This is a predicted structure of a 352-nucleotide part of an RNA (small-subunit ribosomal RNA, central domain) from a Candidatus Saccharimonadota bacterium. Rfam family: Bacterial small subunit ribosomal RNA. Lineage of the source: Bacteria > Bacteria candidate phyla > Candidatus Saccharimonadota.

Context: one part of a larger RNA
């Protein structure tokens, strides 16, 4: 190096955005001849290799002014199709522009209303609360329950979906500003501006960290009460960080669709969102189609089964990224990032 993989077996990096370099890369026409193909000529030292003949008894070895390869590699010459390149041209890939539509997409500020918790007042009186049972726990210094007030936090029932949107973490009460990005329709405009993307920039749930603040509910640790042999737990009563908000860090997760990106192809049939078009119709639903998601189910086909199946895990092309028995070990050493926690990179002895 070729050669095989990657949804559950070892393997798709979180995540995609941006996107460098490299790789690959629509249609036509014309030119060129770098690759590619033949043909001829030079070179291809010795040895080694094949053949041929020969010498040690044979053979391994050896030897010939023999033949031959050494699949290179350089020089002209031709050369149909590709593939590069250079010119010129297109419109079907990508973009742009009009006109439209939906939707928890994002940030920032305003607001609401229902519970929970405290607190002040009023009725009221002996329980209450809590389990499998009890017990800590709360009450006669008036609890629970109930009625009015007021405070302060965080959450957002119905509607709600097998929905919608966002590259991925994700995102839900209302309204108000900025404010990204799809989707359809028309085919107006550029004219291949396109895919991939090694470093690299960007972003990334919880949790912890650093500083200010905030604290109603829940609640690691922590302290009681209970089970039990024991109970550093599972139940129960409380309850610190946190959880919330700024500003800054961290960069991990079964970050999963455990399934990387693009483009083309290859049966159908059911539901649903968004757009459009017909056809009905005063007009709307109904009804067919088409395009763009989103599920369920199956033809071929694929898989070891499992199941996938136009949203592939079929059939193919580009590019990335990743595996190579198990334990050591995602760990030691360095290194490079972080306040730390710790991430990232990434062995081997050895034992099987």
């Nucleotide at each position: 190096c070729u050669g095989g993989g990657c949804g559950u077996a070892a393997a798709g990096a979180g995540u995609u955005g941006c996107g460098u370099a490299g790789g690959u890369g629509g249609a036509c026409a014309a030119g060129u001849a770098a690759g590619c193909g033949a043909a001829u000529a030079g070179u291809g030292a010795a040895a080694u290799c094949c053949g041929a003949c020969g010498g040690c008894u044979c053979a391994a070895c050896c030897g010939u002014a023999c033949g031959g390869a050494c699949u290179a590699u350089u020089a002209c010459u031709c050369g149909a199709a590709c593939u590069g390149c250079u010119u010129g041209u297109c419109u079907c890939g990508a973009g742009a522009a009009u006109g439209g539509u939906a939707g928890a997409g994002g940030u920032a500020a305003c607001u609401g209303g229902a519970a929970u918790u405290u607190c002040u007042a009023g009725u009221g009186u002996a329980g209450g609360a809590g389990u499998g049972a009890a017990a800590u726990c709360c009450g006669u210094a008036g609890a629970u329950a109930u009625u009015a007030g007021a405070a302060g936090g965080a959450a957002c029932a119905c509607c709600a979906a097998u929905g919608g949107c966002g590259u991925a973490g994700g995102c839900a009460g209302g309204u108000u500003a900025c404010u990204g990005g799809a989707c359809c329709a028309u085919u107006u405009c550029u004219g291949a501006c396109a895919c991939u993307g090694a470093g690299g920039c960007a972003c990334g749930a919880a949790a912890g960290c650093g500083u200010g603040g905030g604290g109603a509910g829940c609640g690691a640790a922590c302290c009681g009460g209970a089970u039990u042999a024991g109970a550093u737990a599972c139940c129960c009563g409380g309850g610190u960080a946190g959880u919330c908000c700024a500003c800054g860090c961290c960069g991990u997760a079964a970050a999963c669709u455990a399934u990387g990106g693009a483009u083309a192809c290859u049966a159908g049939c059911u539901g649903u969102u968004g757009g459009g078009g017909g056809u009905a119709u005063c007009g709307a639903c109904c009804c067919c189609c088409c395009c763009a998601g989103u599920a369920g189910c199956g033809a071929a086909g694929c898989u070891a089964a499992c199941g996938c199946g136009u949203u592939a895990a079929g059939u193919a092309u580009c590019c990335c990224g990743c595996c190579u028995g198990u334990g050591g070990a995602g760990u030691a050493c360095g290194g490079u990032c972080g306040c730390a926690a710790g991430a990232c990179u990434a062995a081997a002895a050895c034992a099987u």